[in-house]
RNA sequence: UCGCACGAGGAAGCGCCAGGACUGACCGCGGGGUCGCGAAGCUGCGACGGUCAGUCGACGAGGUGAGGGCUCAUCGAACUAUUCGGCGGGUGGUCCUCCGGCCUGAUCGGGGUCGUGACGGUGUCGACAAAUCCCUUGGGUGACCAGGGAGGCAAAGCGGCAUCGGACUGAUGUU
Repeated sequence: UCGCACGAGGAAGCGCCAGGACUGACCGCGGGGUCGCGAAGCUGCGACGGUCAGUCGACGAGGUGAGGGCUCAUCGAACUAUUCGGCGGGUGGUCCUCCGGCCUGAUCGGGGUCGUGACGGUGUCGACAAAUCCCUUGGGUGACCAGGGAGGCAAAGCGGCAUCGGACUGAUGUU
C1' cells in the first nucleotide's frame, strides 16, 4: 500500500505524520465597499477563530559474514531555508561469541588484523551523483504531484603513488 478478514506485496537516506507550515470549501467574528432613510439582504476583502477535506514534511553518494548487547548511525550537495518538529525502521560505530581471509612452503593451535574487494595510519593524485537552476509535458480549483530535455557541480568510501607502523609465535610431519 491492497484486502471485510485470513493474508499478500513493497521501501533501507528508507517509510510514516499526531505538532507545524500551506491549500480549498463552509461557518463565525471583525473591518471595508455598493445599494438603501435605516435595518435586513446582497457582493467582495482579510494578517482572526472554528469545522471538514487535502498538500508538504531530505537531494543524491556510499553501505550487510551469522547471532546478541550498547549507541541521538556514514558522507557531502542545495538552501538563509519547514532539508522545521517528531515516530518507526535501518546495511553505521563499538563490544562479546561463532564462521571466514590474511599475517610469505603445508597442516593444526595461540596471538594480531580485517570481512569475501577480508592489514592499518598519514599525505597526494584520479574517476564517479541527484536535487537546486534553465527549458518543457501531463494531472489538480489550489497547496502541490508525476515525468521529459539540456548543461554542470561533491565528500566519504574506492583506486594509483609515496611514506610510517604491523607482517608474531608454539607444535607436527614432508621435501
GlmS glucosamine-6-phosphate activated ribozyme aptamer from Actinobacteria bacterium UBA3086, 175 nucleotides, folded computationally. Rfam family: glmS glucosamine-6-phosphate activated ribozyme aptamer. About the family: This entry contains a glucosamine-6-phosphate activated ribozyme that is found in the mRNA for GlmS. GlmS is an enzyme that uses fructose-6-phosphate and glutamine to generate glucosamine-6-phosphate. The sequence was found by an Rfam model in a public genome assembly. NCBI's taxonomy places the organism under Bacteria, Bacillati, Actinomycetota.